């Protein structure tokens, strides 16, 4: 240096006509106990790497970039 992949909450990760962003697990509240833990309700928490372009409209579709993985040389 070329190709490929991946990049979405704090963590792990889902998310195909392009049309409301999500789960389990943490946090936090409340129920529950004499108190803990388990359980149960509830809640909060997002620049969908970053800039740009198509579009009525983008996390999706293009184009460049930055950062990981892998692979050829």
């Nucleotide at each position: 240096g070329g190709g490929g992949g991946c990049g979405u909450a704090g963590c792990u990760c889902a998310g195909u006509u392009g049309g409301c962003a999500g789960a389990g697990c943490g946090g936090c509240g409340g129920c529950u106990u004499u108190g803990c833990a388990a359980g149960c309700c509830g809640u909060a928490g997002g620049u969908c790497g970053u800039g740009g372009g198509u579009u009525c409209g983008a996390u999706u579709c293009c184009c460049a970039u930055c950062g990981c993985c892998u692979c050829c040389a």
The RNA shown here (transfer RNA) has 73 nucleotides and comes from an Acidimicrobiales bacterium. The coordinates come from a structure-prediction model, not an experiment, and the mean pLDDT is 81. The sequence was found in a public genome assembly. It matches the Rfam family "tRNA". Rfam classes the family as a transfer RNA.